A computed fold for a 507-nucleotide part of an RNA from an uncultured bacterium, annotated as small-subunit ribosomal RNA, 5' domain.
Context: one part of a larger RNA
RNA sequence: GGAUGAACGCUGGCGGCGUGCCUAACACAUUCAAGUCGAACGGGACUUAUUUGGUAGCAAUACCGGAUAAGUUUAGUGGCGGACGGGUGAGUAACGCGUGAGCAAUCUGCCUCCGGUUGCGGGACAACACAGGGAAACUUGUGCUAAUACCGCAUAAACCGGCAGCACCGCAUGGUGCAACCGGCAAAGAAUUUCGACCGGAGAUGAGCUCGCGUCCGAUUAGAUAGUUGGCGGGGCAACGGCCCACCAAGUCUGCGAUCGGUAGCCGGACUGAGAGGUUGAACGGCCACAUUGGAACUGAGAUACGGUCCAGACUCCUACGGGAGGCAGCAGUGGGGAAUAUUGGGCAAUGGGCGAAAGCCUGACCCAGCGACGCCGCGUGAAGGAAGAAGGUCUUCGGAUUGUAAACUUCAGUCAACAGGGAAGAUCAUGACGGUACCUGUGGAGGAAGCCACGGCUAACUACGUGCCAGCAGCCGCGGUAAUACGUAGGUGGCGAGCGUUAUCC
Numbered sequence: 001g002g003a004u005g006a007a008c009g010c011u012g013g014c015g016g017c018g019u020g021c022c023u024a025a026c027a028c029a030u031u032c033a034a035g036u037c038g039a040a041c042g043g044g045a046c047u048u049a050u051u052u053g054g055u056a057g058c059a060a061u062a063c064c065g066g067a068u069a070a071g072u073u074u075a076g077u078g079g080c081g082g083a084c085g086g087g088u089g090a091g092u093a094a095c096g097c098g099u100g101a102g103c104a105a106u107c108u109g110c111c112u113c114c115g116g117u118u119g120c121g122g123g124a125c126a127a128c129a130c131a132g133g134g135a136a137a138c139u140u141g142u143g144c145u146a147a148u149a150c151c152g153c154a155u156a157a158a159c160c161g162g163c164a165g166c167a168c169c170g171c172a173u174g175g176u177g178c179a180a181c182c183g184g185c186a187a188a189g190a191a192u193u194u195c196g197a198c199c200g201g202a203g204a205u206g207a208g209c210u211c212g213c214g215u216c217c218g219a220u221u222a223g224a225u226a227g228u229u230g231g232c233g234g235g236g237c238a239a240c241g242g243c244c245c246a247c248c249a250a251g252u253c254u255g256c257g258a259u260c261g262g263u264a265g266c267c268g269g270a271c272u273g274a275g276a277g278g279u280u281g282a283a284c285g286g287c288c289a290c291a292u293u294g295g296a297a298c299u300g301a302g303a304u305a306c307g308g309u310c311c312a313g314a315c316u317c318c319u320a321c322g323g324g325a326g327g328c329a330g331c332a333g334u335g336g337g338g339a340a341u342a343u344u345g346g347g348c349a350a351u352g353g354g355c356g357a358a359a360g361c362c363u364g365a366c367c368c369a370g371c372g373a374c375g376c377c378g379c380g381u382g383a384a385g386g387a388a389g390a391a392g393g394u395c396u397u398c399g400g401a402u403u404g405u406a407a408a409c410u411u412c413a414g415u416c417a418a419c420a421g422g423g424a425a426g427a428u429c430a431u432g433a434c435g436g437u438a439c440c441u442g443u444g445g446a447g448g449a450a451g452c453c454a455c456g457g458c459u460a461a462c463u464a465c466g467u468g469c470c471a472g473c474a475g476c477c478g479c480g481g482u483a484a485u486a487c488g489u490a491g492g493u494g495g496c497g498a499g500c501g502u503u504a505u506c507c
Base pairs, nucleotide, nucleotide: 001507002506003505004504006503007502008501009500010499013379014378015377016376017375018374019372020371021337026335027334028333030332032330035080036079037078040077041076043074044073045072046071047070048069049068050067051066052065053064054063055062056061087290088289089288096215097214098213099212100211101210102209103208106207107206111203112202113201114200115199116198117197118196119153120152121151122150128143129142130141131140132139133138159184160183161182162181165178166177167176168175169174189195190194216262217261218260223253224252225251228250229249230248231247233245234244235243265287266286267285268284269280270279271278272277292313293312294311295310296309315326316325317324318323343369345368346367347366351365352363353362354361355360382412383411384410385409392403393402394401395400416448418443419442420441421440422439426434451496452495453494454493455492456477457476458475462491463490464489465488466487472479473478
């Protein structure tokens, strides 16, 4: 000198774009953050229409009840989605990440393309009704019922398994193709434009696994290791594998640093530097890990699942003491910690996501607004003229010098702000939170808008007074003990300017 997710002191006009718990992965009151589909299904409620029965009435009609149809709505069954999106950086020195390869050892819902199929049956369980238990959370028994829920049978291959064969190829196990035989495996309808269901193949996307290389400090850590290292056989997995198991062998890693200890999420990047390099990993993007702590599986195409389940621990809350409920490292917000970090805001208008045939619903993702000079950038606080060099201040050798064209005064322009009028784009038909915002026009008048630090040398900028090794300053050298350009104040000057200094950290 540059830089910062900064903080502190003094000061503070406006706008745009960004950015804002770095500390306690501390504890959390409250609302919201993941639903959706009635065009899968049976019920319930309500409305309307038609029809019918009863009662009252002479009748019109009123009331009560049933059936059918249409519409609205929905607790439950069922489907898809809750594995995405959002947060955090605790753990992790590791195939975690980066980079480059490999899988002849793999899976992949929704989507796209291609081929084929969608036949016949069955039994349940919710809802509901009845009867209970419980303070509650909730739960038990009996009975009824539907489906794109569940099950059986048929049919079927280019699918799976078995057994041999031929051809071609390769990367060792082997792969691909052909074709015969044997055995096996499927389904679901709803609506009337269509959307689905099942089997198989291909693609796309996503994921899993393996390997080469790279990836901090400590030797005042030198030996570490028994599923350890390898083999045979098996189990398990989508798949390879000590991943797991039985048996066999005694190996495996290590001074090119094993093991142990400390620290740490990694990268694209960011800062700095002429570069080499050093430091760093906020915001944005990719990957990983975690979701009160530890463990476990279920469901599912996908989780060992932040707002799912179970068990255990700590903590908090409710309780009728028998038992229950909870998890903000989602958005706001609270307490606490701290030098320190924001609103319990608006909207789904846009972009994107989930569900749905669609209308649409949901979306604290997102888009906006609010707060903070926290950062960067832009603008303003007036411009020109103006010497009686005014007054006042300061210094003075008392002559004057300086503040200083500075002010006053004159003439102007109108930025920003204010007030008034108009008023967008962002949206393809409709739909705008932002927002009567941006922007444009007009009104008026210098009116509403300047500070901070320094002035001994380094280092741009000096005098007076006060103080008297006191009070104090200080980054280093050093100032201060009676004329201090170094302390304090004033005048003046220098620097930067809505900022200026200080502190901390990096280069």
The prediction has a mean pLDDT of 82.